The RNA shown here (c-di-GMP-I riboswitch aptamer) has 78 nucleotides and comes from an Actinomycetota bacterium. Taxonomically the source falls in Actinomycetota (Bacteria, Bacillati). The sequence was found by an Rfam model in a public genome assembly. The coordinates come from a structure-prediction model, not an experiment, and the mean pLDDT is 87. Rfam family: c-di-GMP-I riboswitch aptamer. Rfam's curators write: GEMM was predicted in a large-scale screen for bacterial structured RNA regulatory elements. Its family is annotated with cyclic-di-GMP binding in the Gene Ontology.
RNA sequence: AACCGACAAAGGCGACCUGUCCGUGAGGACAGCGAGCAACGCCACCGGACCUGCGCCGCAGGCAGCCGGGCUACCGAA
Repeated sequence: AACCGACAAAGGCGACCUGUCCGUGAGGACAGCGAGCAACGCCACCGGACCUGCGCCGCAGGCAGCCGGGCUACCGAA
RNA backbone atom coordinates (compact mmCIF):
# COMPACT_ATOMS: atom_id res chain seq x y z
C1' A A 1 0.00 0.00 0.00
C1' A A 2 -3.76 -3.52 -1.69
C1' C A 3 -7.18 -7.10 -0.08
C1' C A 4 -10.12 -8.51 4.07
C1' G A 5 -13.82 -7.49 8.06
C1' A A 6 -13.80 -9.34 14.56
C1' C A 7 -19.27 -11.16 19.99
C1' A A 8 -12.74 -5.33 19.23
C1' A A 9 -12.71 0.17 20.49
C1' A A 10 -14.21 5.18 19.13
C1' G A 11 -17.37 7.65 16.12
C1' G A 12 -21.19 7.56 11.97
C1' C A 13 -25.81 6.55 9.09
C1' G A 14 -31.14 5.64 10.20
C1' A A 15 -35.71 1.05 7.76
C1' C A 16 -40.76 0.58 9.42
C1' C A 17 -44.20 3.49 11.98
C1' U A 18 -45.98 8.43 13.97
C1' G A 19 -46.34 13.92 13.58
C1' U A 20 -45.67 18.65 10.80
C1' C A 21 -44.45 20.77 6.14
C1' C A 22 -43.38 20.67 0.56
C1' G A 23 -44.81 18.18 -4.24
C1' U A 24 -50.35 16.58 -9.20
C1' G A 25 -47.44 12.19 -8.14
C1' A A 26 -43.27 8.89 -7.51
C1' G A 27 -41.07 11.12 -3.50
C1' G A 28 -38.53 14.83 -0.28
C1' A A 29 -37.33 17.99 4.45
C1' C A 30 -37.51 18.18 9.81
C1' A A 31 -38.62 15.80 14.76
C1' G A 32 -39.44 11.18 17.44
C1' C A 33 -38.48 5.80 17.07
C1' G A 34 -34.45 1.99 15.76
C1' A A 35 -35.02 -2.73 12.31
C1' G A 36 -30.73 -2.80 9.99
C1' C A 37 -25.84 -0.92 7.46
C1' A A 38 -18.30 -1.63 7.04
C1' A A 39 -19.32 2.41 2.60
C1' C A 40 -26.79 2.30 4.26
C1' G A 41 -20.65 8.37 2.47
C1' C A 42 -20.95 11.16 -2.57
C1' C A 43 -22.22 10.75 -8.05
C1' A A 44 -29.36 10.07 -11.20
C1' C A 45 -24.63 14.64 -16.30
C1' C A 46 -21.87 6.51 -15.79
C1' G A 47 -25.17 2.18 -17.40
C1' G A 48 -29.39 -0.85 -16.40
C1' A A 49 -33.79 -2.12 -13.38
C1' C A 50 -37.90 -0.10 -10.80
C1' C A 51 -41.48 4.03 -9.69
C1' U A 52 -44.35 8.79 -11.03
C1' G A 53 -46.57 12.63 -14.25
C1' C A 54 -47.86 14.23 -19.11
C1' G A 55 -49.63 15.83 -24.73
C1' C A 56 -46.96 8.02 -23.73
C1' C A 57 -42.00 4.48 -29.78
C1' G A 58 -41.28 10.50 -26.52
C1' C A 59 -40.36 14.07 -22.73
C1' A A 60 -39.90 15.61 -17.67
C1' G A 61 -38.98 13.85 -12.89
C1' G A 62 -38.01 10.16 -8.54
C1' C A 63 -34.99 6.30 -6.44
C1' A A 64 -27.61 5.97 -4.52
C1' G A 65 -31.23 1.48 1.48
C1' C A 66 -32.31 -2.65 -6.39
C1' C A 67 -27.76 -4.24 -9.29
C1' G A 68 -23.22 -3.03 -11.62
C1' G A 69 -19.68 1.20 -12.12
C1' G A 70 -16.77 5.78 -10.65
C1' C A 71 -14.76 8.89 -6.53
C1' U A 72 -13.63 9.43 -1.34
C1' A A 73 -13.14 7.69 3.85
C1' C A 74 -12.62 5.76 10.13
C1' C A 75 -10.59 1.49 12.86
C1' G A 76 -7.11 -2.92 12.74
C1' A A 77 -8.08 -8.92 15.31
C1' A A 78 -7.60 -13.19 12.11